A computed fold for a 72-nucleotide RNA from a bacterium, annotated as transfer RNA.
[in-house]
């Protein structure tokens, strides 16, 4: 430089173009316990930035930006 994959809660992984964006660990509060853990239960937290397409975009399509491969 030139092509591929990837980017969603704090990590981690889901979500046919239509659901309030869900799980599991962790976190916060409740019961419970003499304290604590364990268990129940309940709560808060994300779609990497700008555009476009569609009645509707986390999915698609152009971009920029990061991350990893490949190739010269």
């Nucleotide at each position: 430089g030139c092509c591929c994959u990837c980017g969603u809660c704090g990590u981690u992984c889901a979500a046919c173009g239509g659901a309030u964006a869900g799980g599991a660990c962790g976190c916060c509060g409740g019961c419970u316990u003499g304290c604590g853990g364990a268990g129940c239960u309940g709560g808060a937290a994300a779609u990497a930035g700008g555009g476009g397409u569609u009645c509707g975009a986390u999915u698609c399509c152009c971009u920029u930006c990061g991350a990893g491969g490949g190739c010269a």

Rfam family: tRNA. From the family's description: Transfer RNA (tRNA) molecules are approximately 80 nucleotides in length. Rfam links the family to the GO term triplet codon-amino acid adaptor activity. Its mean pLDDT, the model's own confidence on a scale to 100, is 80.